[in-house]
RNA sequence: UGAUACCCAGCGGGAGAGGCCGGAUCGCACCGGCGCCGAAGGAGCAACCGCCCCGGAAACUCUCAGGCAAAUGGACCGUUGGGGGGAU
Numbered sequence: 001u002g003a004u005a006c007c008c009a010g011c012g013g014g015a016g017a018g019g020c021c022g023g024a025u026c027g028c029a030c031c032g033g034c035g036c037c038g039a040a041g042g043a044g045c046a047a048c049c050g051c052c053c054c055g056g057a058a059a060c061u062c063u064c065a066g067g068c069a070a071a072u073g074g075a076c077c078g079u080u081g082g083g084g085g086g087a088u
Base pairs, nucleotide, nucleotide: 006083007082008081009080010079011078012077013076018034020033021032022031023030035068036067037066041064042062043061044060048056049055050054
């Protein structure tokens, strides 16, 4: 000089699945029931990786949670700014 990793925030994009049935209601929320979805979170197995005792591990699997018109949320991607750190 100041990169990658990593963290936070703003902006943009962002899938899937009943606007189901009943109660109640103007309607939504709520309660009960059945059927579904997986990309908040969580859990499990594991390729693989490591400092190999042990640990880290998915977009795979399970659906506890969450969700199934819109809205909200949403892993992840892009971009901007800040933090961070210290490759070159």
Model confidence (mean pLDDT): 81 of 100. A computed fold for an 88-nucleotide RNA from an uncultured Alphaproteobacteria bacterium, annotated as Glycine riboswitch aptamer. Its Rfam family is "Glycine riboswitch aptamer". From the family's description: This family represents the bacterial glycine riboswitch. The sequence was found by an Rfam model in a public genome assembly.